The RNA shown here (Bacterial RNase P class A) has 363 nucleotides and comes from Mizugakiibacter sediminis.
The model forms 94% of the base pairs in the Rfam consensus.
Model confidence (mean pLDDT): 78 of 100.
It was read from a public genome assembly, where an Rfam model found it.
The organism belongs to Mizugakiibacter, within Bacteria.
[in-house]
RNA sequence: GGAGUCGGCCGGGCAGUCGCGCCGCGCGCAAGCGCGUCGAGGAAAGUCCGGGCUCCCUAGGGCAAGGUGCCAGGUAACACCUGGGCGGCGCGAGCCGACGGAAAGUGCAACAGAGAGCAGACCGCCGAUGGCCCGCAAGGGCUCAGGCAAGGGUGAAACGGUGCGGUAAGAGCGCACCGCGCGCGGGGCCAACGCCGCGCGGCACGGCAAACCCCACCUGGAGCAAGACCGAAUAGGGGAACGAUGGCGUGGCCCGCGCCGUUCCCGGGUAGGUCGCUGGAGCCGCGCGGCGACGCGCGGCCGAGAGGAAUGACUGUCGCGCCGCAAGGCGUACAGGACCCGGCUUACAGGCCGACUCCAUCC
Numbered sequence: 001g002g003a004g005u006c007g008g009c010c011g012g013g014c015a016g017u018c019g020c021g022c023c024g025c026g027c028g029c030a031a032g033c034g035c036g037u038c039g040a041g042g043a044a045a046g047u048c049c050g051g052g053c054u055c056c057c058u059a060g061g062g063c064a065a066g067g068u069g070c071c072a073g074g075u076a077a078c079a080c081c082u083g084g085g086c087g088g089c090g091c092g093a094g095c096c097g098a099c100g101g102a103a104a105g106u107g108c109a110a111c112a113g114a115g116a117g118c119a120g121a122c123c124g125c126c127g128a129u130g131g132c133c134c135g136c137a138a139g140g141g142c143u144c145a146g147g148c149a150a151g152g153g154u155g156a157a158a159c160g161g162u163g164c165g166g167u168a169a170g171a172g173c174g175c176a177c178c179g180c181g182c183g184c185g186g187g188g189c190c191a192a193c194g195c196c197g198c199g200c201g202g203c204a205c206g207g208c209a210a211a212c213c214c215c216a217c218c219u220g221g222a223g224c225a226a227g228a229c230c231g232a233a234u235a236g237g238g239g240a241a242c243g244a245u246g247g248c249g250u251g252g253c254c255c256g257c258g259c260c261g262u263u264c265c266c267g268g269g270u271a272g273g274u275c276g277c278u279g280g281a282g283c284c285g286c287g288c289g290g291c292g293a294c295g296c297g298c299g300g301c302c303g304a305g306a307g308g309a310a311u312g313a314c315u316g317u318c319g320c321g322c323c324g325c326a327a328g329g330c331g332u333a334c335a336g337g338a339c340c341c342g343g344c345u346u347a348c349a350g351g352c353c354g355a356c357u358c359c360a361u362c363c
Stems, first nucleotide, its partner, number of pairs: 001359010012318007020039002023036005041334001045345002048343005053223004065219005070084005085099001086097004100214002105212002107208002122152002124148003129145002131142004160178006179203001180201007187193001227275004237266006246260005282301008319332005
């Protein structure tokens, strides 16, 4: 100097003018006015996970259904995070992975191919042995019976790999090394793992479980329009007392039953209002423990809370980017809270800081 990897952060500053919302204070009968404090984000987003909170349901257990799925830790909890293991990618810093079980059972594998699961012989190799032919014989030939799975070929995948021996040709057929499986011991402060050692086994147990399934663990439902409190007017409901013992209806008539009046009391719902509502798994700093996620202690701080829903616009100047020789011009992202919090994912003009890797060159 170039190319990259990871982590953290910012994402406009200042001044002026006009305007908006909550709250407080003052003025005003009120409508409202004045002053003051405060007033969106790293994702407020998607609403995909996990919790708090609220109401309903609920003895306990099992089944079903759904979810999670290497191991350990963190956490209120998680499908998140941290550390480790294994596998894959990269020269590397690093990145990615639903990564339990296929020797419990069932099932699936298009096309190609001879054969796709305890398989198979198309090309090929052999034809020792048996058979046939030639030859006196030694031997040669046919490739008929048959043998082989080394080489070729198909496929995503063909029942371990390399080498030596062996053989008619071959083959874990035998052996060595590698791989694999089982057992024991060590390591990993536990574990995942299969890193190391020893012994045994010629190799069985191919792949797929985001196929059914098995195993382990987790899960009740609805959501702030949750829910709680106050509560009219009008209409209607329930009860008590009083009253001419009256009227009307039912009925042929009596009893009975229902309705009609006045006063008082009670309770429910609606409109509306209030709470829930933001001081919290909170933020900042320091110290301690831990590799880390994180935890503990001390000190400091208060940073939106509306309810048709405010947080905006303009001007000047500076910064930044692009264009232009210049004067100057254009642009300045993604995006807006609605009960709160922890995550994940997605969007994002431009820029800053730190750590590390690789390449080239110079000292």